[in-house]
RNA sequence: CUCUUAUCAUGAGUUGGCUGAGGGAACUGGUCGACGAAGCCCGGCAACCGCCUUUUAUGGGAAUGAUGCUACUUCCAACAGACAGGGAUGUCUGAAAGAUGAGAG
Numbered sequence: 001c002u003c004u005u006a007u008c009a010u011g012a013g014u015u016g017g018c019u020g021a022g023g024g025a026a027c028u029g030g031u032c033g034a035c036g037a038a039g040c041c042c043g044g045c046a047a048c049c050g051c052c053u054u055u056u057a058u059g060g061g062a063a064u065g066a067u068g069c070u071a072c073u074u075c076c077a078a079c080a081g082a083c084a085g086g087g088a089u090g091u092c093u094g095a096a097a098g099a100u101g102a103g104a105g
Stems, first nucleotide, its partner, number of pairs: 001105008013042001016041003022032002029075001043070004049065001051061003074097001079094006
């Protein structure tokens, strides 16, 4: 990097420290940011792998390992379908894409 598979509306410092201008993947919309963005450290949350256990069920437990996360539904929209409406538009479902974990090449 590619493929397969699971999850993605919960939770976790806006009063932590360093730093200093950008950021929430891309295009759409508009938003957050010197009352400090992103990054690093510390703290915290989660529980896929790993660990323990079991009545072996989509079970239970802990959080040391290895990880991930720690503004806004994956911030929203886009593509397809259904419903409501005169329409603007709204609601729901699915797909595509993305993120994270596991396995394989």
A computed fold for a 105-nucleotide RNA from Salinicoccus roseus, annotated as SAM riboswitch aptamer (S box leader). Its mean pLDDT, the model's own confidence on a scale to 100, is 80. The RNAcentral record of the sequence draws on Rfam. The source organism's lineage runs through Bacteria, Bacillati, Bacillota, Bacilli and Salinicoccus. The model forms 100% of the base pairs in the Rfam consensus.